Record summary
The prediction has a mean pLDDT of 75. This is a predicted complex of two RNAs, RNase P RNA and transfer RNA, with 453 nucleotides together. Rfam match: Bacterial RNase P class A. Rfam links the family to the GO terms dimeric ribonuclease P complex, ribonuclease P activity and tRNA processing.

[in-house]
RNA sequence: ACUGCGGACUACUCUAUCGCGGGUUUCGGAAACGAAAAACGAGGAAAGUCCGGACAACACAGAGCAAGUACACCACCUAACGGGUGGGCAUCCGAAAGGGUGACAGCAAAGUGCCACAGAAAAUUACCGCCUUCGCUUUGGCGGAGGUAAGGGUGAAAACGUGCGGUAAGAGCGCACGCGAAGGCCGGGCAACCGAUCUUCGGGGUAAACCUUGUGCGUUGCAAUGCCACGUAGACCGGCGCCCCUGCUUGCAGGGAAAGGGUGGCUCGCCCGAUGCCGGAGGGUAGGCAGAUAGAUCUCAACGGUGACGUUGAGGGUAGAUAAAUGAUAGAGGCUCCUUUGGGAGAACAGAAUCCGGCUUAUCGGUCCGCAGUUUUA
RNA sequence: GCUGAUGUGGCCAAAUUGGUUUAAGGCACUCGCCUGAUACGUGAGCGAUUAGUGGUUCGAAUCCACUCGUCAGCA
Numbered sequence: 001a002c003u004g005c006g007g008a009c010u011a012c013u014c015u016a017u018c019g020c021g022g023g024u025u026u027c028g029g030a031a032a033c034g035a036a037a038a039a040c041g042a043g044g045a046a047a048g049u050c051c052g053g054a055c056a057a058c059a060c061a062g063a064g065c066a067a068g069u070a071c072a073c074c075a076c077c078u079a080a081c082g083g084g085u086g087g088g089c090a091u092c093c094g095a096a097a098g099g100g101u102g103a104c105a106g107c108a109a110a111g112u113g114c115c116a117c118a119g120a121a122a123a124u125u126a127c128c129g130c131c132u133u134c135g136c137u138u139u140g141g142c143g144g145a146g147g148u149a150a151g152g153g154u155g156a157a158a159a160c161g162u163g164c165g166g167u168a169a170g171a172g173c174g175c176a177c178g179c180g181a182a183g184g185c186c187g188g189g190c191a192a193c194c195g196a197u198c199u200u201c202g203g204g205g206u207a208a209a210c211c212u213u214g215u216g217c218g219u220u221g222c223a224a225u226g227c228c229a230c231g232u233a234g235a236c237c238g239g240c241g242c243c244c245c246u247g248c249u250u251g252c253a254g255g256g257a258a259a260g261g262g263u264g265g266c267u268c269g270c271c272c273g274a275u276g277c278c279g280g281a282g283g284g285u286a287g288g289c290a291g292a293u294a295g296a297u298c299u300c301a302a303c304g305g306u307g308a309c310g311u312u313g314a315g316g317g318u319a320g321a322u323a324a325a326u327g328a329u330a331g332a333g334g335c336u337c338c339u340u341u342g343g344g345a346g347a348a349c350a351g352a353a354u355c356c357g358g359c360u361u362a363u364c365g366g367u368c369c370g371c372a373g374u375u376u377u378a
Numbered sequence: 379g380c381u382g383a384u385g386u387g388g389c390c391a392a393a394u395u396g397g398u399u400u401a402a403g404g405c406a407c408u409c410g411c412c413u414g415a416u417a418c419g420u421g422a423g424c425g426a427u428u429a430g431u432g433g434u435u436c437g438a439a440u441c442c443a444c445u446c447g448u449c450a451g452c453a
Base pairs, nucleotide, nucleotide: 001374002373003372004371005370006369007368008367009366010365012333013332014331015330016329017328018327020041021040024037025036026035027034028033043349047360048359050358051357052356053355054354055221056220057219058218062268063267064266065265068217069216070215071214072213073087074086075085076084077083088104089102090101091100092099093098105212106211111210112209113206114205115204127152128151129148130147131146132145133144134143135142136141160178161177162176163175164174165173179202180201181200182199183198184197186195187194188193225290226289227288228287236280237279238278239277240276243256244255245254246253247252248251260272261271262270263269297316298315299314300313301312302311303310304309335346336345337344338343379452380451381450382449383448384447385446388405389404390403397436407423408422409421410420411419429445430444431443432442433441
């Protein structure tokens, strides 16, 4: 210098003019409002709405059962998570550095199901072949009974693999080595797990099929929710209910009961309940304020930790709506590409809407750091 | 903004506890037959990689994840 891998950051800059948005200040005005000034005004994803929370309402979200749904190696981080960090294991890519993927619980030996076609057989396997035996025979064979998964062929997958023994022929039938699974013990590790060793076992695959085990999850979402104003039908139809006790100031207070309802499955519990509850058919409104932008906040430094992250200290704070603003033009500079060295062309993905933490997806270029390889030079 | 459903030829759609082949049928379209001509009828044909990408599996329209599009509900 080039190539490759990994990580982090950035998201053109400045000036002038015109314009937009919500506030602030000043001036004018009784007010409505008008004018002026100086600042501020999109993102790394604001997106998808895929997870987790805050917040709000329903009991401060309560108990049990059922159902549904999500997750599934270990430890840690975090407000929480299905997220992240570090580690383990399996598998794949690469020469290496390194990286990708894992829906990583269940020896699929609790059970049920499925495995098309082909093949004898897809899990209680005998088509060819091999072997034993019986019968017939033209001595070539044919037929019956049985044994056999070593060989052939089929398939995505064929009954642990190789070798030796063994046998009528064969077979984990026996043995040695290996592979895999479970259990015991020893060493390392917080653990997952790893290493060594002993015993037992060899009964395919599939759980992104049902299922089983363990853990978590209450529901709805800012169009939640609270308040104000305006307006209407304090009306109509159907069903149920409007009870009791005590006190006195005689229409109120206290206590109890109750129709029915809420807690969208059931039971309990809790709550509302006479200006009642449930159902039906209708009438009116289409405005405003709050929620709503200071929060698990941002930046920097030190310390602790391999790291995610945490603690302490200092400093900063200025988008926020009517679902509507956040821009345009000109000039200069920088970047990339082309070039006839005059110049020309290009600059992405995309845009807040209650707010945070993640994930995923889209994205022209550029900068920095770490590592591996090749070549050249010293 | 929030929430839920859905996607198979030009249109309507079947196949769904995954199974043989790039997927049934109807309408439409094209070319014949019928007719003097058209319609009707009748025969044949064309047209799909099941919205896209990736994964699980021997095998995916079907199961799973992400993305895209369409529809519906909520003051």